The RNA shown here (Bacterial RNase P class A) has 401 nucleotides and comes from an Acidobacteriota bacterium. NCBI's taxonomy places the organism under Bacteria, Pseudomonadati, Acidobacteriota. Its mean pLDDT, the model's own confidence on a scale to 100, is 75. Rfam family: Bacterial RNase P class A. It is annotated as a ribozyme.
RNA sequence: ACUGCCGGAUGGGCGAUCACUGCCAGGCUUUCGGGCCCGGUGGAGGAAAGUCCGGUCUCCGUAGGGCAGCGUGCCGGCUAACGGCCGGGAUCCGCGGCAAAGCGGAUACGGAAAGUGCAACAGAAAAUAUACCGCCUCGGCGGCAGGUCAGGUUACUGCCUGAUCUGCUGCUUGGGUAAGGGUGAAAUGGUGCGGUAAGAGCGCACCGCGCUGGGAGUAAUUCCAGCGGCAUGGCAAACCCCACGCGGAGCAAGACCAAAUAGGGGAGAAGGGGCGGCCCGUCCCACUCGACUCCCGGGUAGGUCGCUCGAGCCGGAUAGUAAUAUCCGGCCUAGACGAAUGAUCGCCGCUCUGAUACUUGUAUUGGAGCACAGAAACCGGCUUAUAAUCCGGCAGUCGCG
Numbered sequence: 001a002c003u004g005c006c007g008g009a010u011g012g013g014c015g016a017u018c019a020c021u022g023c024c025a026g027g028c029u030u031u032c033g034g035g036c037c038c039g040g041u042g043g044a045g046g047a048a049a050g051u052c053c054g055g056u057c058u059c060c061g062u063a064g065g066g067c068a069g070c071g072u073g074c075c076g077g078c079u080a081a082c083g084g085c086c087g088g089g090a091u092c093c094g095c096g097g098c099a100a101a102g103c104g105g106a107u108a109c110g111g112a113a114a115g116u117g118c119a120a121c122a123g124a125a126a127a128u129a130u131a132c133c134g135c136c137u138c139g140g141c142g143g144c145a146g147g148u149c150a151g152g153u154u155a156c157u158g159c160c161u162g163a164u165c166u167g168c169u170g171c172u173u174g175g176g177u178a179a180g181g182g183u184g185a186a187a188u189g190g191u192g193c194g195g196u197a198a199g200a201g202c203g204c205a206c207c208g209c210g211c212u213g214g215g216a217g218u219a220a221u222u223c224c225a226g227c228g229g230c231a232u233g234g235c236a237a238a239c240c241c242c243a244c245g246c247g248g249a250g251c252a253a254g255a256c257c258a259a260a261u262a263g264g265g266g267a268g269a270a271g272g273g274g275c276g277g278c279c280c281g282u283c284c285c286a287c288u289c290g291a292c293u294c295c296c297g298g299g300u301a302g303g304u305c306g307c308u309c310g311a312g313c314c315g316g317a318u319a320g321u322a323a324u325a326u327c328c329g330g331c332c333u334a335g336a337c338g339a340a341u342g343a344u345c346g347c348c349g350c351u352c353u354g355a356u357a358c359u360u361g362u363a364u365u366g367g368a369g370c371a372c373a374g375a376a377a378c379c380g381g382c383u384u385a386u387a388a389u390c391c392g393g394c395a396g397u398c399g400c401g
Stems, first nucleotide, its partner, number of pairs: 001397010012348007020043005026037004045372001049383002052381005057250004069246005074088005089109001090107006110241002115239002117235002132181002134177004139172015189207006208230001209228008254305004264296005271285005312331008349370010
């Protein structure tokens, strides 16, 4: 320098025209509910997403205790709260190195000496240990070699037979053993020395483990000393035990105003209404189970609030390793609901690519592309997506010193 991976930051800019929407001011109009026009001004995100966790707020109504159920789970801190964040510890992995230190990463990381349960296959045995091969050994039956004794034979060396002893060895009943082999994801502490018939914490040293005491630390934990021969294998993302937390539904929560029509309640009531200028006439609805008039109440349509000033944002100081907290100054930054935040151009920017020119890495010019996604009561987190550029880390390749 390039490439790849991981983490973080930014997440195109300016202008014109048309359109949508909140607010402010004005004008016209109105059935006073509103409608229209014009001007100014504001108008998506780092994740607005998934809706996984926690809270604010609202209603239901009591939620005090217990059972059941669900969740969380090393320690300390932060926070309104959390399964989040910060710091620390332990274990494991990688780099590193004799080792240690160091660097980077991961972890559902309480309890397996309360109880119950589970462990395929393989293996003798998967938890009161056991004994397949192997090793050792008493006895029995053999084999071989050697020694001694007796007998036989021979001239002798010697040979044969029998008894007995020693050593080696084969088979076998029983016993000892857990070093070694073999099985398995896992085999009842590890290494070494002694010891033994062979072995074994059987004994000893060191490591591990447990108990006790002491030191460091708020704690998790860690260091040191002494004692103990080792008791207590693994799995709790099996039941379970322990500690802590949890009432439910959700802004379509919920609160307020409230039409027409049709029901409901109360009072009055024998007539009321249409055609029509009036009368007549005629039609409709009623005539006490009430036509019609008035009043009251609930609900619906619709409207208003909730609704965006808030665990707020920006900058600084202080405390703290940090998360974070406190103080000071400044700022107001979408609020729709059949749901706005858009479309079309121009210029610039960035990336890729083509052509031309020459001073060969620069100019001029053409084309293509610029992500993921989009508020819906609000806030804190987590997770996932993300073109391009920049920053940091790791790995690889190449070049130079």